[in-house]
RNA sequence: GGGCCCGUGGCUCAGGGGUUAGAGCACUCGGUUCACAUCCGAGAGGCCGAUGGUUCGAAUCCAUCCGGGCCCA
Repeated sequence: GGGCCCGUGGCUCAGGGGUUAGAGCACUCGGUUCACAUCCGAGAGGCCGAUGGUUCGAAUCCAUCCGGGCCCA
């Protein structure tokens, strides 16, 4: 230098044009227990890497850039 993949709560990921952006773990509160763990219930937490574009409508499609990974040279 070229090609491909990825970027979504603290962490690991789902969601691939329209409902309120979800799950597990972690965290907080309550229940259970003598107590802790387990288990059960509830809750808080992200508007989706950035900017621009397409569209009535974008986390989702397109462009550029940023960051990470792999391959080639």
Transfer RNA from a Candidatus Shapirobacteria bacterium, 73 nucleotides, folded computationally.
Its mean pLDDT, the model's own confidence on a scale to 100, is 85.
Lineage of the source: Bacteria > Bacteria candidate phyla > Candidatus Shapironibacteriota.
Rfam family: tRNA. By type it is a transfer RNA.